About this RNA
The prediction has a mean pLDDT of 80. Transfer RNA from a Hyphomicrobiales bacterium, 86 nucleotides, folded computationally. The source organism's lineage runs through Bacteria, Pseudomonadati, Pseudomonadota, Alphaproteobacteria and Hyphomicrobiales.
[in-house]
RNA sequence: GCGGGCGUGGCGUAAUGGUAGCCGCAACGGACUUAAAAUCCGUUGGGAGCAAUCCCGUGCCGGUUCGAGUCCGGCCGCCCGCACCA
Numbered sequence: 001g002c003g004g005g006c007g008u009g010g011c012g013u014a015a016u017g018g019u020a021g022c023c024g025c026a027a028c029g030g031a032c033u034u035a036a037a038a039u040c041c042g043u044u045g046g047g048a049g050c051a052a053u054c055c056c057g058u059g060c061c062g063g064u065u066c067g068a069g070u071c072c073g074g075c076c077g078c079c080c081g082c083a084c085c086a
Base pairs, nucleotide, nucleotide: 001082002081003080004079005078006077007076010025011024012023018066027043028042029041030040031039045056046055047054048053059075060074061073062072063071
């Protein structure tokens, strides 16, 4: 340099153009317990708010579309293969 794959919460992941993060782990709060473990219940992307609720978010920048994590273009990073090589 060429080709291919991948990039989503704290972590592993799901969502094959229509509510992003199901489910699990971890964490936090609560119940139970003398106490703890285990178990059970709840919460858990970011921001604002007492709350209801609102805004933003899928590597970055654009594009297509009523609608994009998903499709298209460019870029960045990681992985694999190939080529080149003083």